[in-house]
Molecule: transfer RNA
Organism: Micromonas pusilla CCMP1545
């Protein structure tokens, strides 16, 4: 220098045009217990990497940029 993949919650990841954007773990609160652990219930937490474009409508499709990982020379 060229090519490919990935980027969504604190972490690991789903979601592939139209739900209010979700799960597990973690975190906070409550219940339970003499106390703790375990268990159960609930809550908070998101510029869907950024900027443009396509579309009636974009987390999703296209382009550029960035970061990370991998391959080639």
């Nucleotide at each position: 220098g060229c090519c490919c993949a990935u980027u969504u919650a604190g972490c690991u990841c789903a979601g592939a045009g139209g739900a209010u954007a979700g799960a597990g773990c973690g975190u906070c609160a409550g219940c339970u217990u003499c106390c703790u652990a375990a268990g159960c219930u609930g809550g908070g937490g998101g510029u869907c990497a950024g900027c443009g474009g396509u579309u009636c409508g974009a987390u999703c499709c296209c382009g550029c940029u960035a970061a990370u990982g991998g391959g080639c020379u």